């Protein structure tokens, strides 16, 4: 210099003017018997790193059933921590991928059952079509028995290769390699080595199932309050041995259920001090925790966060809050760090 590969960060800036939410003001006009409202003026403050998708987790708020216990439906899924919780995040294992820095993982059970494996093949679970090898026969074929070495067919063909053995073969025996099982070291664990051992037992569970945890619903148009309006009627069951959960228990609660009709006008409050956020310290490889100072950064409800001019330079990407908080995942413009690998120079 090239290539890649991991993490950190900023999110035009600066200033005139001019407007707009909110909050504060013993400020000034006005309107009111008052409480308080209006406008003005000052002053402060006013989108994100993904406010976004709304996928997952929590918080808060209501629900006569929301408990316990099975069943139904629904998730997750190696091992150790984190964490309010999480399908998330660390760190480590197995496995795949790269020469490397790294990166991926839809990673529980197939010797409990079941079902699937299309076409091709003789054969998809325990097989004989060719071929090989021994026998026979009516010998250019046929039949009977061996045979999983070799061919063909498949994504897969009965562990794999090499040697020994045989008629011909075969884990039939034997070395090494891949399962598995059982011992022993190591490790907190998943798991990893070393030894034996009997030689092999197809793949699928993103097919049904098993196994182990977790899961009650509905969401800030949740929900309180204050106000304005309004009208109810009809049916069904049941009168306590009854209804309220898919079943049982226990506990509480009570009329219930439908079906048509009738009303408004809105305001407060829930709303932003929170599992906040910044900086040092101590512990942890690390997600993360404590401890100490410091701070206060949006709160509309037809919804502000604006727009014009100068300069400035890298000429500005994606985008706009509507209860809140943790995640993931999509979408983007740029700065920089630390490491890998090639190639040149000294």
């Nucleotide at each position: 210099c090239g290539a890649g590969u991991a993490g950190a960060c900023c999110a035009u800036g600066u200033g005139g003017c001019g407007g707009c939410g909110c909050g504060c003001g013993a400020g000034g006009c006005u309107c009111g018997a008052a409480a308080g409202g209006g406008c003005c003026c000052g002053c402060g403050u006013g989108a994100g790193g993904a406010a976004a998708g709304u996928c997952c987790g929590g918080g808060c708020u209501c629900c006569a059933u929301c408990g316990g216990g099975c069943a139904a439906g629904g998730g997750u899924a190696a091992c150790u921590g984190c964490u309010a919780a999480c399908g998330g995040c660390a760190g480590c294992c197995g496995a795949a991928g790269g020469c490397g820095a790294c990166u991926u993982u839809a990673g529980g059970g197939a010797a409990a059952g079941u079902g699937c494996a299309a076409c091709a093949g003789a054969a998809a679970g325990a097989a004989a079509c060719c071929g090989c090898c021994g026998g026979g026969g009516u010998c250019c074929c046929c039949c009977c028995g061996g045979u999983a070495a070799g061919g063909a067919u498949g994504g897969a063909a009965a562990g794999g290769c090499g040697a020994g053995g045989u008629a011909a073969g075969a884990g039939c025996u034997c070395a090494c390699c891949a399962g598995c099982g059982c011992a022993c070291a190591g490790g907190a664990g998943a798991c990893u080595g070393u030894g034996c051992g009997g030689c092999u037992c197809u793949g699928u569970a993103a097919a049904c199932c098993c196994u182990a945890c977790c899961c009650g619903g509905a969401g800030c148009a949740a929900c309180a309050c204050c106000g304005c309006a309004c009208a109810g009627a009809g049916g069904g069951c049941a009168g306590a041995u009854g209804g309220g959960c898919g079943c049982c228990c226990g506990a509480c609660c009570c009329g219930u259920c439908c079906u048509c009709g009738a009303c408004a006008a809105g305001g407060u409050g829930g709303c932003u001090a929170g599992a906040g956020c910044u900086g040092c310290g101590c512990g942890g490889c690390g997600a993360c925790g404590c401890g100490c100072a410091g701070u206060c950064g949006a709160g509309a409800u037809a919804g502000a966060u604006c727009g014009u001019c100068a300069c400035a330079c890298a000429u500005g990407a994606c985008a706009g809050a509507a209860c809140c908080c943790g995640g993931c995942u999509u979408a983007u413009g740029g700065u920089u760090u630390a490491g890998u690998c090639g190639c040149u120079u000294g």
The RNA shown here (Bacterial RNase P class A) has 346 nucleotides and comes from Bittarella massiliensis (ex Durand et al. 2017). RNAcentral holds the sequence, with entries from ENA and Rfam. A source record names the gene rnpB. It matches the Rfam family "Bacterial RNase P class A". It is annotated as a ribozyme.